[in-house]
């Protein structure tokens, strides 16, 4: 720095569904459960990007803009295990 992709090994995390709780919502704990990860570690005004509407303003409305709240398993940035080379 390159390969490997859950393994010969050794240690992880856990999609979707399904209880149970929170939230207006996205969405999140927690327990099942295992789709799939070598960063599914962290980082959400101050990088992009997507979600949401209890709220603002404009509109006839359909929506836009702002703002709220949320996503790190989008992408980015930062740190980093194991085994071969």
């Nucleotide at each position: 720095u390159u390969u490997g992709c859950c393994u010969c090994a050794a240690g992880g995390c856990a999609a979707a569904g399904c209880c149970u709780g929170u939230g207006a919502a996205a969405a999140c704990a927690g327990g099942u459960g295992a789709c799939g990860c070598a960063a599914a570690g962290c980082u959400a005004c101050a990088g992009g990007g997507g979600c949401u509407c209890u709220u603002g303003u404009c509109g006839a409305a359909a929506g836009a803009c702002g703002g709220u709240g949320c996503c790190a398993g989008c992408c980015a940035g930062c740190u980093g295990c194991c085994a071969a080379a």

Overview:
This is a predicted structure of an 85-nucleotide RNA (c-di-GMP-I riboswitch aptamer). It was read from a public genome assembly, where an Rfam model found it.